The prediction has a mean pLDDT of 89.
Predicted 3D model of a 328-nucleotide part of an RNA (large-subunit ribosomal RNA, domain IV) from a Bacteroidia bacterium.
The full RNA is in RNAcentral, with records from ENA.
It matches the Rfam family "Bacterial large subunit ribosomal RNA".

Context: one part of a larger RNA
RNA sequence: CUAUGCUGAAGGAACUCGGCAAAUUGCAUGCGUAACUUCGGGAUAAGCAUGACUCAUGUUCGGGCAACCGGGCAUGAGUGGCACAGAAUUGGGGGUGGCGACUGUUUACUAAAAACACAGGGCUCUGCGAAGUUGUAAAACGACGUAUAGGGUCUGACGCCUGCCCGGUGCCGGAAGGUUAAAAGGAGAGGUGCAAGCCUUGAAUUGAAGCCCCGGUAAACGGCGGCCGUAACUAUAACGGUCCUAAGGUAGCGAAAUUCCUUGUCGGGUAAGUUCCGACCUGCACGAAUGGCGUAACGAUCUCCCCACUGUCUCCAGCAUAGACUCA
Numbered sequence: 001c002u003a004u005g006c007u008g009a010a011g012g013a014a015c016u017c018g019g020c021a022a023a024u025u026g027c028a029u030g031c032g033u034a035a036c037u038u039c040g041g042g043a044u045a046a047g048c049a050u051g052a053c054u055c056a057u058g059u060u061c062g063g064g065c066a067a068c069c070g071g072g073c074a075u076g077a078g079u080g081g082c083a084c085a086g087a088a089u090u091g092g093g094g095g096u097g098g099c100g101a102c103u104g105u106u107u108a109c110u111a112a113a114a115a116c117a118c119a120g121g122g123c124u125c126u127g128c129g130a131a132g133u134u135g136u137a138a139a140a141c142g143a144c145g146u147a148u149a150g151g152g153u154c155u156g157a158c159g160c161c162u163g164c165c166c167g168g169u170g171c172c173g174g175a176a177g178g179u180u181a182a183a184a185g186g187a188g189a190g191g192u193g194c195a196a197g198c199c200u201u202g203a204a205u206u207g208a209a210g211c212c213c214c215g216g217u218a219a220a221c222g223g224c225g226g227c228c229g230u231a232a233c234u235a236u237a238a239c240g241g242u243c244c245u246a247a248g249g250u251a252g253c254g255a256a257a258u259u260c261c262u263u264g265u266c267g268g269g270u271a272a273g274u275u276c277c278g279a280c281c282u283g284c285a286c287g288a289a290u291g292g293c294g295u296a297a298c299g300a301u302c303u304c305c306c307c308a309c310u311g312u313c314u315c316c317a318g319c320a321u322a323g324a325c326u327c328a
Base pairs, nucleotide, nucleotide: 001323002322003321004320005319006318007317008316010314011313014312019309027051028050029049030048031047036041038157052079053078054077055076056075057074058073059072060071061070062069063068080084092307093306094305095304097302098301099299100298104116105115120155121154122153123152124151125150126149132141133140134139158294159293160292161291163224164223165222168221169220170217171216172215173214174213177212178211179210183206184205188201189200190199191198192197225243226242227241228240229239252286253283264280265279266278267277268276
């Protein structure tokens, strides 16, 4: 000096990206326990007190035929120690917010999460020799199941909800019409031959799905505007005009896990706050199952604050053990 333990005056997060690490707490009994809530919870919430031993009284349990023996509890009185759950084992707590409902699952060996899954919800396909999947096939799974079933896909408890657009793409439907392959058809033309014939070519016409066309469909893929003017201070614009569109973003939320300008502005917390919380709305570039907004409980999740606690720090010191180092 390093590692692993232990202790520390005064202060107590001033350390640091961040209380990382360490410390605190820890058990039993009695008392006591908030907001919120899906009435189950939250909750061991928080917080407070007691705890060893001796004696007395009361009560109770077990064993024993009994004498008696061994425990528990309550009340009262007392004794000793620095310390009585005397060691070991053994929750720090509270408040606010984001995300995800939850228990679960995951990158075996740098990521455990807000990612995946989930119960619940929707759409869609499938009538059974099912759809779908594997296989060249036989066949198998689906399923010894039968639409309260099975497959695909999206969303993701619960509560309140889920607006407008079918022009494009997709899917579904459509006895008409247009286009359209092979095939059918064979007017006609050509070669050759004396001819019969043989060979080649070939218009009209008939002719499926598909595409065009006509409709439907967004919890299908997706999309959801611009400019100008206007109120008796100013500002703003309920109102009007105009252009474009398939339709011009509804409810709710909003500087947000989304806000560039930006440390936006105001309020709160601090002596001082690019973070945090509450508002505002000028949403560069939120928005409704690529779900929107809330939400009790839950989380080795993330952000911020407070109490307790501490060698994290001011500022380091000592001890123990094992290395390193020096000598042998």